[in-house]
Molecule: Bacterial RNase P class A
Organism: Candidatus Polarisedimenticolia bacterium
RNA sequence: CGAAGGAGAAGAGGCGAUCGCUGCGGGGGCGACCCCGUGGAGGAAAGUCCGAACUCCGCAGGGCAGCGUGCCGGGUAACGCCCGGUCCCGGUGACGGGAAGGAAAGUGCCACAGAAAACACACCGCCCAAGCGCUGCGUUCGCGCGGCGACGGCAAGGGUGAAAAGGUGCGGUAAGAGCGCACCGCGUCCCUGGUGACAGGGACGGCAGGGUAAACCCCACGCGGAGCAAGACCAAAUAGGGAAGAUGCCAAGGAGCGGCCCGCUCCGACGCUUCCGGGUAGGUCGCUUGAGCCGCCGGGCAAUCGGCGGCCCAGAGGAAUGAUCGCCGCUUCCCGCCGCAGGGCGGGGAGAACAGAAUUCGGCUUACCUUCCCCUUCGCGCA
Numbered sequence: 001c002g003a004a005g006g007a008g009a010a011g012a013g014g015c016g017a018u019c020g021c022u023g024c025g026g027g028g029g030c031g032a033c034c035c036c037g038u039g040g041a042g043g044a045a046a047g048u049c050c051g052a053a054c055u056c057c058g059c060a061g062g063g064c065a066g067c068g069u070g071c072c073g074g075g076u077a078a079c080g081c082c083c084g085g086u087c088c089c090g091g092u093g094a095c096g097g098g099a100a101g102g103a104a105a106g107u108g109c110c111a112c113a114g115a116a117a118a119c120a121c122a123c124c125g126c127c128c129a130a131g132c133g134c135u136g137c138g139u140u141c142g143c144g145c146g147g148c149g150a151c152g153g154c155a156a157g158g159g160u161g162a163a164a165a166g167g168u169g170c171g172g173u174a175a176g177a178g179c180g181c182a183c184c185g186c187g188u189c190c191c192u193g194g195u196g197a198c199a200g201g202g203a204c205g206g207c208a209g210g211g212u213a214a215a216c217c218c219c220a221c222g223c224g225g226a227g228c229a230a231g232a233c234c235a236a237a238u239a240g241g242g243a244a245g246a247u248g249c250c251a252a253g254g255a256g257c258g259g260c261c262c263g264c265u266c267c268g269a270c271g272c273u274u275c276c277g278g279g280u281a282g283g284u285c286g287c288u289u290g291a292g293c294c295g296c297c298g299g300g301c302a303a304u305c306g307g308c309g310g311c312c313c314a315g316a317g318g319a320a321u322g323a324u325c326g327c328c329g330c331u332u333c334c335c336g337c338c339g340c341a342g343g344g345c346g347g348g349g350a351g352a353a354c355a356g357a358a359u360u361c362g363g364c365u366u367a368c369c370u371u372c373c374c375c376u377u378c379g380c381g382c383a
């Protein structure tokens, strides 16, 4: 210098003017409202995917079902998160990725291709040593020598596939094959190191057997439900419920007296007044001081923990945090000039993302323009 890898930070930038919105405090006004001061979105406020706080409901204990998690150690209030490590995979490397228990319990599935996708198999191929079939020659008629073959032997080589009973080599054989041997792999046992996952080593066994568990399932562990529209308090108007009272004794209806009507008596009741309780509208609380933020010191590889000091940083609720203009700054493009070059100066144009709190935290994931700082790796060049 080039190409990469990792980790972190900032962010419609700054100043001014004008017009606006909103929480709180103070002041003025009978009031509507006005004035002053001060605070006013994010790294993701998002998706609502995990884990909690808080609230209400439920709950003796245990189990089934269902859901989730799944290498080891640590961190944390907790987690499916984070840190450190192990193993496997990818990369020359820095480094990145992995739901990473069990398929020698059971069941299911494995497209296409292929002979066969699992009690493994035999299409091409290889081989005739034994046995068998056909056959040539010989024969002492017992058989011998040879050729061909599959309904015999084999699983090396070819071929199919993501995957076909371990790999390489030597021996061996009719041809072959863990058939034998060496090394690697696998399994069992032991030793050493490590908290552990695991690693290293040794002995024995020719050696179990395809894959798939984000298929059912088995094993271990965990989990009650709903969510701030949780929930608590205050509480109209109207309608309805209950109680008491006054008025009325009139209207509907019922009962009694009476043969019937009229009439009389009693009950009853719309409406009225007062009170009680529930709910609605509305209001208040929950509501922002919290697993809080910043700095310094200390422990730890780290996640993170401890100590000390300082700070208060939106709490609205159909929902504010905005708009316009000017100057400066940033990025980029074009033109001109200067310089060997990195670049500098001047003029003009364009651009500045994703997005928007709604009870609050800890995470994860997703979206996003531009810039900056630090560390590391590989390659090339120079000294």
Base pairs, nucleotide, nucleotide: 001379002378003377004376005375006374008372009371010370013328014327015326016325017324018323019322021040022039023038024037025036026035027034028033042354046365047364049363050362051361052360053359054227055226056225057224066223067222068221069220070219071085072084073083074082075081086100087098088097089096090095101218102217106216107215108212109211110210123158124157125154126153127152132149133148134147135146136145137144138143166184167183168182169181170180171179185207186205187204188203189202190201191200192199193198231285232284233283234282241276242275243274244273245272253267254266255265256264257263292311293310294309295308296307297306298305299304330351331350332349333348334347335346336345337344338343